[in-house]
RNA sequence: CUGGGUGUGGCGCAGUUUGGUAGCGCGCUUGAAUGGGGUUCAAGAGGUCGGGGGUUCGAAUCCCUCCACUCAGACCA
Numbered sequence: 001c002u003g004g005g006u007g008u009g010g011c012g013c014a015g016u017u018u019g020g021u022a023g024c025g026c027g028c029u030u031g032a033a034u035g036g037g038g039u040u041c042a043a044g045a046g047g048u049c050g051g052g053g054g055u056u057c058g059a060a061u062c063c064c065u066c067c068a069c070u071c072a073g074a075c076c077a
Stems, first nucleotide, its partner, number of pairs: 001073007010026004020057001028044006050066005
């Protein structure tokens, strides 16, 4: 440099195909059960969906561009 993949709560991921307003597990907070811990149950907090722009009534999802990580190849030595 060329082509592909990935980017979503603290962590790991789903959702993208077919646009309809974001969810699961773990973790965290509060409460209950227990003498306490562990554990179980109930409730709750937490996300500009990598950045910017566009299309649309409506975008995590479609289009353009940029960034980061990663894989393969090419080039130089």

Source information
This is a predicted structure of a 77-nucleotide RNA (transfer RNA) from a Thermoanaerobacterales bacterium. Its Rfam family is "tRNA". Rfam links the family to the GO term triplet codon-amino acid adaptor activity.